The prediction has a mean pLDDT of 77.
A computed fold for a 117-nucleotide RNA from a Pseudomonadota bacterium, annotated as Glycine riboswitch aptamer.
Taxonomically the source falls in Pseudomonadota (Bacteria, Pseudomonadati).
The sequence was found by an Rfam model in a public genome assembly.
It matches the Rfam family "Glycine riboswitch aptamer". Rfam links the family to the GO term glycine biosynthetic process.
[in-house]
RNA sequence: GUGUUCCGAGCUGGAGAGAGGCCUGCCUCGAGCAGGUCCGCCGAAGGGGCAAGCGCGGUGUUCGGCUUUUGCGGGCGCCACGCGAAUCUCUCAGGUAAAGCGGACAGCACGGUCAGG
Numbered sequence: 001g002u003g004u005u006c007c008g009a010g011c012u013g014g015a016g017a018g019a020g021g022c023c024u025g026c027c028u029c030g031a032g033c034a035g036g037u038c039c040g041c042c043g044a045a046g047g048g049g050c051a052a053g054c055g056c057g058g059u060g061u062u063c064g065g066c067u068u069u070u071g072c073g074g075g076c077g078c079c080a081c082g083c084g085a086a087u088c089u090c091u092c093a094g095g096u097a098a099a100g101c102g103g104a105c106a107g108c109a110c111g112g113u114c115a116g117g
Stems, first nucleotide, its partner, number of pairs: 003114001006112003010108004018039001020038007040096003046092001047090003053083003057079008
């Protein structure tokens, strides 16, 4: 210094799903606010799970060189364990009229970090 790495903050965009039932309190008496409970529903904060493949060990079979035997190496198959994604899946957490908040991810412009070169 670059980049298709990673992190941080700023601006912008950003979906889904009950204006649910019952109880209590507040009050501006409202489809309001807060809490509890019950039954639904959503997946895009966070969190959990897994494929191909890779690694390691065991085992069967086969091939090759050596060989008294045993063993060594390669191929193919099976089993166990480990690593291994997501916008998939689970629905713990969170969310579930509008508004507001949050929101994976994306764009813009930055700050930092870290390769290869």